[in-house]
RNA sequence: GGUUUAUAGAGAAGAGGGGAGAGAAUAGGCUCUGCGAACCUCUAGCAACCACGGAACCACGGUUCCGGAAGGUGCUAAGACCUACCCGUAAAAGGGAAUUAUAAAUU
Numbered sequence: 001g002g003u004u005u006a007u008a009g010a011g012a013a014g015a016g017g018g019g020a021g022a023g024a025a026u027a028g029g030c031u032c033u034g035c036g037a038a039c040c041u042c043u044a045g046c047a048a049c050c051a052c053g054g055a056a057c058c059a060c061g062g063u064u065c066c067g068g069a070a071g072g073u074g075c076u077a078a079g080a081c082c083u084a085c086c087c088g089u090a091a092a093a094g095g096g097a098a099u100u101a102u103a104a105a106u107u
Stems, first nucleotide, its partner, number of pairs: 001107008013043005021032003026084004044076003049072002052067006080099001085096003
């Protein structure tokens, strides 16, 4: 990198360095940003996918629920910032898909 499954309206920031951009990509919009962006480091925190402990069920392969947060990841502006394709609507609202991100498994 590919594939599969699950999740994505919740939650959680300070310091130091850095020095102009950032919000995945394309387009449009909107927003953040010299009252200091991206990025790096440290510290703190959030969450609970994996792992861990317990309970119930089981076709004995697992499944569901509960729990805490010392381990592996992830995350800490705005719904994945919004829209784009399809359904829907007078227009909205709403729903779905695609794409993306993350986790776990697998290759």
The RNA shown here (SAM riboswitch aptamer (S box leader)) has 107 nucleotides and comes from a Bacteroidales bacterium.
The organism belongs to Bacteroidales, within Bacteria.
Its mean pLDDT, the model's own confidence on a scale to 100, is 86.
It matches the Rfam family "SAM riboswitch aptamer (S box leader)". Rfam's curators write: The SAM riboswitch is found upstream of a number of genes which code for proteins involved in methionine or cysteine biosynthesis in Gram-positive bacteria.